The RNA shown here (Bacterial RNase P class A) has 388 nucleotides and comes from a Caulobacteraceae bacterium. The sequence was found by an Rfam model in a public genome assembly. Its Rfam family is "Bacterial RNase P class A". By type it is a ribozyme. Lineage of the source: Bacteria > Pseudomonadati > Alphaproteobacteria > Caulobacterales > Caulobacteraceae.

[in-house]
């Protein structure tokens, strides 16, 4: 200098004008006004995990069902999160990726292709034998060529994600753990490590391929619902209950309920006709629910600085700070200026333009994960090249 890997951080600054929400203070003609202070994020998002909190259920423990998790050790309130390590895979490397328990408990599956996909198999090959046919001459129980049927094999080819260990040598008619060496595998000790595991030794020619994000087995975890949780206060109107006061007329039938008629009242100036009503009304109090209001609601697994322990996640000590709250929801707009990015001009120094500026918006709170994100900054490390 170029190309990368990993981790952390920022995500406009300052000033002015106007405006919005919470809280405190002052004024008020109760409508508001003035003033002080505070007022979104790294993800406030998805609502995917784990908790706090609240209610419901529940005598305790266990089991079953259902769901989830899964190398080992540690961290944490807890986790499916994080840290460190191990193993496997990838990369020259920094580093990255892994649902990473069990496949001799059992069941199931292995598409297509291929001869064969799980008590293995034999398509092309290779090898043995050699009918028939042909050829040769020394005419024989002869030889040679080609090769059917039969048999051996699993080297090589071919199919496939995968073909019953791999490489090399010996061996063989050709082959084959058939035999040998190394690698791989299984079993049993040893050494190191808390452990996962690693290293090395002996024995065994090797005996059963893969899939458990198929059922299943093993170990561990989990009661349900969620701030519209839940607690308190509580109208108007309608309806319910208790008590009190006033009223419930007359005639006929009937025990009564009721029926019919009349009186009376209403439809409103009055009268006639018609229709309706013709027994309930008022007051006080009580309780339930609704609208609405208050709380829950932010001093916390908090933030900042520093020190200590630890490789680290993290834990602890000391000092400091108070940092939105709320409801269908305020946190905004404009102007000036500076900086960065972007565009244009210029060999350069530099100049000009900037209509452009990512994703996004708290709603009970916290710890994670995941997803989105214009542009920029910092640190550690790796590879290549050059110079000293």
């Nucleotide at each position: 200098u170029c190309a990368g890997a990993c981790g952390g951080c920022c995500g406009g600054g300052c000033g002015g004008u106007c405006g919005c929400g919470g809280c405190g203070g002052g004024c008020u003609u109760c409508g508001g006004c003035c003033u002080g202070u505070c007022g979104a994020g790294g993800a406030a998002a998805g609502u995917c995990c784990g908790g706090g909190c609240u209610c419901c259920a529940c005598g305790g423990c266990g089991a079953a069902a259902a769901g989830g998790c899964g190398g080992c050790g540690g961290g944490u309130a807890a986790c499916g999160c994080c840290c460190g390590c191990c193993c496997g895979g990838g990369g020259u490397g920094a580093c990255c990726c892994g649902a990473g328990g069990g496949a001799u408990a059992g069941c199931g599956c292995c598409a297509c292709a291929g001869a064969a996909a799980g008590c293995a198999a034999a398509c092309c090959g290779c090898c043995c034998c050699g009918a028939a046919a042909g050829c040769c001459c020394u005419u024989g129980u002869g030889g040679c060529u080609c090769a059917a049927a039969g048999g051996g094999u699993a080297a090589g080819g071919g199919u496939g994600a995968a073909a019953g260990g791999g490489u090399g040598g010996g061996g063989u008619a050709a082959g084959a753990g058939c035999c040998c060496a190394c690698c791989g595998g299984g079993c049993c000790g040893c050494u190191g490590g808390c452990a996962a595991c690693a290293g090395g030794g002996g024995c065994c020619g090797c005996a059963u391929g893969g899939c458990a994000a198929g059922c299943c087995c093993c170990g561990c975890c989990u009661g349900g619902a969620g701030c519209a949780a839940g607690a308190c206060c509580g109208a108007a109107u309608a309806g319910g209950g208790a008590c009190g006061c006033c009223g419930c007329g007359c005639c006929g039938c009937g025990c009564a309920a009721g029926c019919g008629g009349c009186a009376g009242g209403g439809c409103u100036c009055g009268c006639c006709g018609g229709c309706c009503c013709g027994a309930g009304g008022c007051g006080u109090c009580c309780g339930g629910g609704u609208a609405g209001g208050u709380c829950g609601c932010g001093a916390g697994a908090a933030c900042c600085g520093u020190c200590c322990a630890g490789c680290g996640a993290u834990g602890g000590g000391c000092g400091g700070u108070c940092c939105a709250g709320a409801g269908g929801a305020a946190u905004g707009a404009c102007c000036g200026u500076c900086a960065c990015g972007g565009g244009c001009c210029g060999c350069a120094a530099g100049g000009c333009c900037u209509u452009c500026g990512a994703c996004a918006g708290a709603a009970c709170c916290c710890g994670g994960c995941u997803u989105a994100c214009a542009g920029g900054c910092c640190g550690u490390c790796u590879g290549a090249u050059c110079c000293u």